[in-house]
This record gives sequence, C1' cells and structure tokens, in this order.
RNA sequence: UGAGUCGGCCGGGUGGCCGCGGCGUGGCUUGACCACGUCGAGGAAGGUCGGGGCUCCAAAGGGCAGGGUGCUGGCUAACGGCCAGACGGGGUGACCCGCUGGAAAGUGCAACAGAAAGCAGACCGCCGAUGGGGGCGCAAGCCCCACAGGCAAGGGUGAAACGGUGCGGUAAGAGCGCACCAGCGCCCGGGGUGACUCGGGCGGCUAGGUAAACCCCACCCGGAGCAAGGUCGAGAGGGACGGCGUGCCCGCCCAAUGUCCCAGGUGGACCGCUUAGAUGGAUGGCCACCCCGGCGCCGUGAGGCGCCGGACAGAACCCCGCCUACAGGCCGACUCACCGU
Repeated sequence: UGAGUCGGCCGGGUGGCCGCGGCGUGGCUUGACCACGUCGAGGAAGGUCGGGGCUCCAAAGGGCAGGGUGCUGGCUAACGGCCAGACGGGGUGACCCGCUGGAAAGUGCAACAGAAAGCAGACCGCCGAUGGGGGCGCAAGCCCCACAGGCAAGGGUGAAACGGUGCGGUAAGAGCGCACCAGCGCCCGGGGUGACUCGGGCGGCUAGGUAAACCCCACCCGGAGCAAGGUCGAGAGGGACGGCGUGCCCGCCCAAUGUCCCAGGUGGACCGCUUAGAUGGAUGGCCACCCCGGCGCCGUGAGGCGCCGGACAGAACCCCGCCUACAGGCCGACUCACCGU
C1' cells in the first nucleotide's frame, strides 16, 4: 500500500418561527381557555420468538399422557440467552459454521441406477482343484468341454457395495495367513472439574446411513394475560315511609311521584400506568447556516459556486435476551500478500 477477520460506538448540529402532549405556577372573560417555566422515542421503541416480574383462575402428593431442551464447565431471577472450552467441518491465515445425547435396545425408511441395499449379492468376468462328460495313452498321466460347482480379484451401477496397501497363499480367490495403516471394543498409565485428549497393550478382523422417523435416556414444564385485574358507582331492580283520589270525618288500599335504605355491578369514572406515559393514541413541520456523501461547472492549485440526497423506523404495564431492518460514518485489535528499512 492492497485485500480481509473480529469487536465496540455514533447514527446529524445550532438558531429562528409555527404547532402537539404531560406536569408545575400564575391569570381572568372559569374555558376540556390563555401566559410562562419545565420535561417529551430507539438502537432497534419493530417481530411478539424465549424467559421473568405483576395480576386473576386452578392446584395435597405421586404417576401416565402431552410438550420443550439436548457436547462440557460456569454466569444469570430465568431462558431455547451469554462467556469460556471440547469435538466435527471450512479457510493460507486472522477467524467462521454446527438442532453436537443414544444407531453393538427394538421397530421403520432409502427415489433412480444396479446382479445385489441390510443376518447382501453374482450381470460381465475368473476358476473349474474336486465330481461329471469326451479324447489320447499299456500305464502313470495329459488335453478338451464349461455340466455340477467354486470365487468375489478386475469391470460395470450407485450418494453408499461390508476396511486400505503390499507380500504370501490358491484351481481361481478371499483377513485365509502375515506386516504396516485406518476404524471399533476392552484394559492400563499420564493430563483435565468435565466434555475430551496423549501414550502403551490385547482382541476379533470390520461393526454402513438416518433419531428436525417412531423410540430410548437425562433434565424442565399448571392455564390465561394490562381488553390481566382492582376501587367507586348512575340508571334500571327490591324494600320502608309519605302520597292524588272528597261535601266532611275515620280506616284500609294506592297511580304518578318524593325521601331514605339495600344488594348487585351495566353505561361511566378512577387506579393498575411509570422522571415520555397517550387511552383513537403527543414527541412534528418550515426556513437559514453548518456537517457528511454524490454529480456538474469554474480555477494551474488550495478551493469556490450550484443542484440533489442524509437511512431503518417510531413507545402503549415493566424488565432480561434473541431475531429482523438500517443511508452514511468513526475507533480499536488481529491476519495475509507485496514493497522499504
């Protein structure tokens, strides 16, 4: 200098005018008025995915069913979150990605191709030692056929064909035997809290994949949600007393209606509700200058002028996370390549 990896941060500034909401103070013409002061969105306020607080309902305890989580150790109120690590995969590297328990408990599944795909199988091929048939030979035996049969090395199919290479072996072959390697299991020793890892020995020669298929194992899980829920309560309802009604008096009953009381909780109001706190939802708009980016023109140049643009998005009970969207910009650590010293 170029190309990258990771982490953190900002996400327009100042002033003026107009406007909106909450609160406080003051004013009068008491109006959901006016003036002044003060406060007034985000890194995601978003999706509503996980968890918790809070509220109501349910609830002895245990089990079944159902759902969730799933390497290890920590953190956390909790989580499917975070941190560190292990293992596997990718990258030259910084680093990134992983729903990462169990497939030698059981059941199931695998298109097409292929002979054969799950206690595998034989299309081409190889062999035909042994048995069989034929020929030659006095005989021992030799030759031919490829019938029985043997084999799985080579070819071919497939994502995958039941370890790999080499030597021996054989009729041909094969872990059939051996050496080395890979893998698996068991044992021993070292390291680590642990996942795991390093080294050695032994064994049988080999055990495929799939559990975001059933299933098994371990742990966890009551339901609904602020339109939760609570308080006060018109009207209507019930009751008591009074009460029109007459020529006058007494008594009973009594319409409209009045007063008082009662239970319940509808319309409604308030609380829940918050140093933003609405309850049809305020937090905005315009102008000027500056800032950043792009383009054009002028200028030898520093630069000047003009035009355009400055995202995603907007609280609604609160909090911790995750995920998703985002113009432009800043900072730090690290890696690789090249050059210079």